RNA sequence: CCGUGCUAGGCGGGGAGGUAGCGGUGCCCUGUAUUCGCAAUCCGCUCUAGCGAGGCCGAACUCCCUCCCGAGGGGCUCCCGAUCGUCGGGAAGGCCACCCGGGCCCGGGCGUCGAUGGCCGGGUCCCGCGCGGUGCAGGCUCGUGAACCAGGUCAGGUCCGGAAGGAAGCAGCCUUAAGCGGUCACCUGUAGGCGUAGCGGGAGUGCCCGACCGGAGCCCGGACCAGGCGCAGGCGUCUGGCGAUCCGCUUCGACGGAGGGUGCACGG
Numbered sequence: 001c002c003g004u005g006c007u008a009g010g011c012g013g014g015g016a017g018g019u020a021g022c023g024g025u026g027c028c029c030u031g032u033a034u035u036c037g038c039a040a041u042c043c044g045c046u047c048u049a050g051c052g053a054g055g056c057c058g059a060a061c062u063c064c065c066u067c068c069c070g071a072g073g074g075g076c077u078c079c080c081g082a083u084c085g086u087c088g089g090g091a092a093g094g095c096c097a098c099c100c101g102g103g104c105c106c107g108g109g110c111g112u113c114g115a116u117g118g119c120c121g122g123g124u125c126c127c128g129c130g131c132g133g134u135g136c137a138g139g140c141u142c143g144u145g146a147a148c149c150a151g152g153u154c155a156g157g158u159c160c161g162g163a164a165g166g167a168a169g170c171a172g173c174c175u176u177a178a179g180c181g182g183u184c185a186c187c188u189g190u191a192g193g194c195g196u197a198g199c200g201g202g203a204g205u206g207c208c209c210g211a212c213c214g215g216a217g218c219c220c221g222g223a224c225c226a227g228g229c230g231c232a233g234g235c236g237u238c239u240g241g242c243g244a245u246c247c248g249c250u251u252c253g254a255c256g257g258a259g260g261g262u263g264c265a266c267g268g
Stems, first nucleotide, its partner, number of pairs: 001268006009057003012030004020046005034054005063261006072252005081246010094235003098228002101225002105222006117213002120210005125202005130196003134191006141182004150175004158167003
């Protein structure tokens, strides 16, 4: 140095969390590197710390140590700043929106089958009357309704009479008064934030309809110009607070890279 057979060891690692601590199951990041059983109301251990049972590789590009790089995770913070969001406050009309005006700049619509305009009439609007409808009340009507102090008829009983016959009259029945209750229509009265084919009066050019006069414009949208916006609708601006992310510090740290180290036996 090579070959063979073994052993140590390896067959993923890391973060947070959990834990007295260490691993694991679970979550997350890397990455491809064995099987079965146990396991978060936990499972198994005890200081380099999973337990139990198998399989493969095996002293090296695969093991151990050191260093570099650095995915990713955790913590801290306003140390300055950046970005975003949100809640206020201020200033000012910077832009937009909105309002008013302008010239007919552009486009379109209507118009001699008659535009703007003028004038007249009517409607819409208000009030009154009338009428209707509605509400309320009364009347009419129906029913009920009087122990005695309503009526009619008055059994029984009572009274007068020698008798014949009379008299008063309770209960019952009937009819009614006051009262109570009901009802479609009808009549009367009354009320109004009801309605109006009617009559009258009023208001008014805002809208609609019609007639007449008159004879060519009228309207809409856009662009532009000018002004306003007793104060802010939106954006922007100044400022304050809050929140989030990044930057910053710190901690752990995979993959990867570099270097170093490390057995036994036999044979050649």
RNAcentral holds the sequence, with entries from MGnify.
Predicted 3D model of a 268-nucleotide RNA (Bacterial large signal recognition particle RNA) from a soil metagenome.
The model forms 93% of the base pairs in the Rfam consensus.
Its mean pLDDT, the model's own confidence on a scale to 100, is 78.
Rfam family: Bacterial large signal recognition particle RNA. Rfam's curators write: The signal recognition particle (SRP) is a universally conserved ribonucleoprotein involved in the co-translational targeting of proteins to membranes. Rfam classes the family as a non-coding RNA gene.